This is a predicted structure of a 1490-nucleotide RNA (small-subunit ribosomal RNA) from bacterium symbiont of Idas sp. The sequence is in RNAcentral, with records from ENA and SILVA. The prediction has a mean pLDDT of 82. Rfam family: Bacterial small subunit ribosomal RNA.

RNA sequence: AGAGUUUGAUCAUGGCUCAGGAUGAACGCUAGCGGCAGGCUUAACACAUGCAAGUCGAGGGGUAACAUUGGUGCUUGCACCAGAUGACGACCGGCGCACGGGUGCGUAACGCGUAUGCAACCUACCUUUUACAGGGGAAUAGCCCGAAGAAAUUCGGAUUAAUGCCCCAUAAUAUUAUUUAGUUUCAUGACUUAAUAAUUAAAGAUUUAUCGGUAAGAGAUGGGCAUGCGUUUUAUUAGUUAGUUGGUAAGGUAACGGCUUACCAAGACUACGAUAAAUAGGGGUCCUGAGAGGGAGAUCCCCCACACUGGUACUGAGACACGGACCAGACUCCUACGGGAGGCAGCAGUGAGGAAUAUUGGACAAUGGGUGAGAGCCUGAUCCAGCCAUGCCGCGUGCAGGAAGACUGCCCUAUGGGUUGUAAACUGCUUUUAUACAGGAAGAAACACUCCCUCGUGAGGGAGCUUGACGGUACUGUAAGAAUAAGGACCGGCUAACUCCGUGCCAGCAGCCGCGGUAAUACGGAGGGUCCAAGCGUUAUCCGGAAUCAUUGGGUUUAAAGGGUCCGUAGGCGGAUUAUUAAGUCAGAGGUGAAAUCCCACAGCUCAACUGUGGAACUGCCUUUGAUACUGGUAGUCUUGAGUUAUAUGGAAGUAGAUAGAAUGUGUAGUGUAGCGGUGAAAUGCUUAGAUACCAUACACGGAAUACCGAUUGCGAAGGCAGCUCUACUAGACCGUAUAUACUGACGCUAAGGCACGAAAGCGUGGGGAGCGAACAGGAUUAGAUACCCUGGUAGUCCACGCCGUAAACGAUGAUCACUCGAUGUGUGCAAUACACCGUACGCGUCCAAGCGAAAGCGUUAAGUGAUCCACCUGGGGAGUACGUUGGCAACAAUGAAACUCAAAGGAAUUGACGGGGGUCCGCACAAGCGGUGGAGCAUGUGGUUUAAUUCGAUGAUACGCGAGGAACCUUACCUGGGCUCGAAUGGUACCGGAAUCUUUCAGAAAUGGAUGAGUCUUCGGACCGGUAUCAAGGUGCUGCAUGGCUGUCGUCAGCUCGUGCCGUGAGGUGUUGGGUUAAGUCCCGCAACGAGCGCAACCCUUAUCUUUAGUUGCCAGCACAUAAUGGUGGGGACUCUAAAGAGACUGCCUGCGCAAGCAGAGAGGAAGGAGGGGACGACGUCAAGUCAUCAUGGCCCUUACGCCCAGGGCUACACACGUGCUACAAUGGUGCAUACAGAGGGUCGCAACAUAGCAAUAUGAAGCCAAUCUCAAAAAGUGCAUCUCAGUUCGGAUUGGAGUCUGCAACUCGACUCCAUGAAGUUGGAAUCGCUAGUAAUCGCAUAUCAGCAAUGAUGCGGUGAAUACGUUCCCGGACCUUGUACACACCGCCCGUCAAGCCAUGGGAGUUGGGAGGACCUGAAGAUGUAUACCGUUUAGGAUGCAUUUAGGGUUAAACCAGCGACUGGGGCUAAGUCGUAACAAGGUAAC
Repeated sequence: AGAGUUUGAUCAUGGCUCAGGAUGAACGCUAGCGGCAGGCUUAACACAUGCAAGUCGAGGGGUAACAUUGGUGCUUGCACCAGAUGACGACCGGCGCACGGGUGCGUAACGCGUAUGCAACCUACCUUUUACAGGGGAAUAGCCCGAAGAAAUUCGGAUUAAUGCCCCAUAAUAUUAUUUAGUUUCAUGACUUAAUAAUUAAAGAUUUAUCGGUAAGAGAUGGGCAUGCGUUUUAUUAGUUAGUUGGUAAGGUAACGGCUUACCAAGACUACGAUAAAUAGGGGUCCUGAGAGGGAGAUCCCCCACACUGGUACUGAGACACGGACCAGACUCCUACGGGAGGCAGCAGUGAGGAAUAUUGGACAAUGGGUGAGAGCCUGAUCCAGCCAUGCCGCGUGCAGGAAGACUGCCCUAUGGGUUGUAAACUGCUUUUAUACAGGAAGAAACACUCCCUCGUGAGGGAGCUUGACGGUACUGUAAGAAUAAGGACCGGCUAACUCCGUGCCAGCAGCCGCGGUAAUACGGAGGGUCCAAGCGUUAUCCGGAAUCAUUGGGUUUAAAGGGUCCGUAGGCGGAUUAUUAAGUCAGAGGUGAAAUCCCACAGCUCAACUGUGGAACUGCCUUUGAUACUGGUAGUCUUGAGUUAUAUGGAAGUAGAUAGAAUGUGUAGUGUAGCGGUGAAAUGCUUAGAUACCAUACACGGAAUACCGAUUGCGAAGGCAGCUCUACUAGACCGUAUAUACUGACGCUAAGGCACGAAAGCGUGGGGAGCGAACAGGAUUAGAUACCCUGGUAGUCCACGCCGUAAACGAUGAUCACUCGAUGUGUGCAAUACACCGUACGCGUCCAAGCGAAAGCGUUAAGUGAUCCACCUGGGGAGUACGUUGGCAACAAUGAAACUCAAAGGAAUUGACGGGGGUCCGCACAAGCGGUGGAGCAUGUGGUUUAAUUCGAUGAUACGCGAGGAACCUUACCUGGGCUCGAAUGGUACCGGAAUCUUUCAGAAAUGGAUGAGUCUUCGGACCGGUAUCAAGGUGCUGCAUGGCUGUCGUCAGCUCGUGCCGUGAGGUGUUGGGUUAAGUCCCGCAACGAGCGCAACCCUUAUCUUUAGUUGCCAGCACAUAAUGGUGGGGACUCUAAAGAGACUGCCUGCGCAAGCAGAGAGGAAGGAGGGGACGACGUCAAGUCAUCAUGGCCCUUACGCCCAGGGCUACACACGUGCUACAAUGGUGCAUACAGAGGGUCGCAACAUAGCAAUAUGAAGCCAAUCUCAAAAAGUGCAUCUCAGUUCGGAUUGGAGUCUGCAACUCGACUCCAUGAAGUUGGAAUCGCUAGUAAUCGCAUAUCAGCAAUGAUGCGGUGAAUACGUUCCCGGACCUUGUACACACCGCCCGUCAAGCCAUGGGAGUUGGGAGGACCUGAAGAUGUAUACCGUUUAGGAUGCAUUUAGGGUUAAACCAGCGACUGGGGCUAAGUCGUAACAAGGUAAC
């Protein structure tokens, strides 16, 4: 110091989460020791038991217990007697019990903190000073006697003491009253002095040393009271108060005071937050933080409050009293039922509550307290010990060597490596700690006592003696021996640390993001590793990070956030200058800021924690002295801020009145006839009862709005304002001048509350009502249509008056002031003018610099740079909702939460994709044409169905005559049945046997099994075959979503990228866009780009022309030969052709257009002309596209089977649906006869001429040919002639019957072909849809691969004949580029809204009901206190008793307010993979949205 998380990616906003520190903690796992600390945070809940406050006999009467002594009795070890002694129960008396210890209920307060004051006060014990202590008296407890009661306790009688009580005397610097003189304070007043009068004191003990007593003064200590300042939250608490505020008098108190009472006055507090409610002890300090702050108030210290709950006083120096009293209440206990007792928030301890917190311990040795002359006694204060890893600190669990890098474990690419790991074993060393034994502290100084010294009636000093709970503890030494001692969490990122197995959206994990659906570094286990370590993790809470409440240190155009606007009160801020003051401010000094804590230094425990000593600090408050720049106050002055006066100017500024024309509508009259109107198309509606129409008809009525001018024009604070103005009234703006610059002189700015204004809609009352038009009605549209469209139409819109008070009331931008480059347009005025140029003031706009901003953008009209004031914001949803309050006639408005829920929501910009957005362009995309499909029959493939099986795959385009370029067996993967198990196949090694090989036969469906015969290679190495053993089996089983390879498609579309540079915070952009052009990102021009790559094109093949070369099997012009005829033969290379090498085409030339690229031309030339035709060739990528069944391959699965062999069957099924084809429906045709012209292929297990047989398929015989030689081979359409004459036909050929041929082990399921016979549907095909732009479509045949044969009408090639049409790009489809919008990015097959239905959760209302605290009124009213009265008691004194009144805790009754719980029913809200209905929003979202 930061990090993760919104997105495809980016920047910024913004929340959530994490890493750190801390704790009086708790829980889980684990645990060796010590030191120092800490230990009921919950029930101020209830408490058994013990202890926690006594002491003094040197105050007193005394003698219950104990001891000593003496005595008596005598039973000789017992009883009795004696206050005689030590002592001492109970009692009187003194001092103490108000300290110490506990707790945090209450309290928002002078309670606490801090600083002052008391001239308004008290203070026992202590210190010091002065003075004094004379005389007398009456009681009472105890003891004794008696009585009541269960007890607690109480009563009566007799007698008695004191340092208890009373009286008299004396008395002061005491108190009171009246006078005198002086000093002093801010004031009330205070102090000093003098005089007179009145009043009040005392206690003794005794060992004669002293101690104690009384009065007064002073001090110290402790308290009391008053005051300034500070001290939580809520305004959804705005008014509160009658002793209340003040005065006078009296009472009361230690003391001031409404503290109390009487009377008088009407005040007092409050927006600087009264009152009320909620919560809470305060501080020193503690935690965190860089600090400022935030949070806390355990332990320790100070203060306060409380002591079962509430009240009350007594005693006392001090209490309204924790271990005192009285009363009331609740609770517990005892009881003889009559009545009594009690208070752990002291220390231990118990129960309860709770996640949770200790021993019914030891000692007064130390420190301190009470009492006492003292010894001493008491002390759960205190000092110690016990329990607990609760925390902090320290120590240890060993150290060194040791590689065959051992074994096991784990992992891997597995003959072998890696890791665990110097780790272990083993060798040597050490002994802290633990164990055993031995020694053994400091903490102790004293008091008292004895002695000595000084001094002396007292006191001080020295020496001796005595005292230890902890504790035989700390510590030290010795002994033996590695011996006694390691775990926890984590390992996807944040965040250090990785692999295997199991599991399979299951089980589970998770702080956030998120993991898990068969290859999980995220679950569980293991191995390994990382981090801490006697601890480690989890949970909870606080601070930090969070600048995420921002004083330090944030924001408000669009992310949350500027009030709708103006005026203005309080408040805040404020021009120049002079003087003064000294409040703020600054400086010096003084006081205080307790100690502890924090920090620094030093020191003590072996170190540290811990502790001690010293210093610094405590940032604060008060007092005082000074300074005077600034701010403030006071008193003056000034003019520049602000304002005033006069004149001119401009304006849709406002209010009221008057008035004008056009248009709609209506009425009347006229003309006129059948429709009008409306829409995408219609209909509703109006119209023969006369509509609509009648701009060259007429008149009239009525209401509302003001065309043109008119404009990013003007005016207004905003809302808003538009015909005209001879009218009236009102407000504001600007300008220059006067005049030698008129007047006032800071009068200003902002503005919480407050007042006023405030579109539209809406409300009230009364008018008005032409047009428009919510609601409503009807007609359409639609699946529906409570809409969009149409026809009507009420409220309303208009006027007057009164409410409402809100809008995307927007510039989404508060007001005011100052400053900061320019360009340009415009409104109004002024100045100066020359038809140029230009100035100035205030407005209204556009573009830009610097700067700012997340960016878009803003930019003198700031969102820039500064100043002042106000308003507002703090994640999304819930929600501008609920409750409460205020306003309103209502509708509603203002103010304005929480529970709960999510990890995002939102902004700007980027790249894509998409749009029923736009522009440009292309394509047989449409159009123009030609021919088809869809209808029929058949062929073939698919779906479906069926089946034992109908094997599997391919499924929009991009599956469906596809894998398959040949399913009768085989193929074959499927089914049924029969068999095999190292296996059907291949390879390696070793051994054995046999030549290889072939024949016959039996069983069987075959596989297979059994039997039999023949054969005898060799160079002796072996080849080949069989067997055995062994190593590698095998799988068309799964996963194409684990993969390679191959392929389809977009698409032969023109795109896809990179380097460097530049721009941008960045994602990205630029280049690649723009202007042209092209088939093309093809080329040219321009340009912050310059280049390059993959694609395009070209290079390759073929075809079209020519040349050269070469002529066999090809060719034959000329020359010969031969024949019936034929290049048949000699010969020839001219031609064709063959096949090699070249040429040729490049917009090269011309004309026009153009800057160029290029385009155009029936141009020239040329075989070919603008890519000549065709092919191969397929960029980055998309579709988790296809294929694990071509092949290869990871993982998983099967192993007498999911492997292998065999026979038969199936893949050929058949109600049906779809795709692709063939043949047709006929005359451009069918049939018959005759006849012409190809190319490219194939051929020896072959093609086969030719001959013969057969109607034919074919068969038999057979030449030639391994092919430019022979052959398949006939090309067909075409042409000629003939016939048919429009019919289900001489069209069409399905189907079926019969007879055959061929292939093949075998044509039943299930082949093809031939012949004869049969002769179905079909007469050109609905919606819809396909192909094709030239040698193309159409049409015609031929060949080949596969193949024994063939279901081929398929596929792949070949040639023959050979068209039509294209105006054009509006539309459909697909694509390319640019641009635009977007809430999409799994990318429109996207996203997403609301009701309803289901489950869960919290919450509002709710008839009511239950409870709580505080207060009011009335009744009652204990104890106590105060006042008063009395005929009672008392030596008639002190005092007591009683009655009455006042006050008051408590109790009762009552009305209302407040706060909670429950509540039938009810309202909305939130959440929840796959429910229903629609499709509202995002694109022009299909009616722009809000």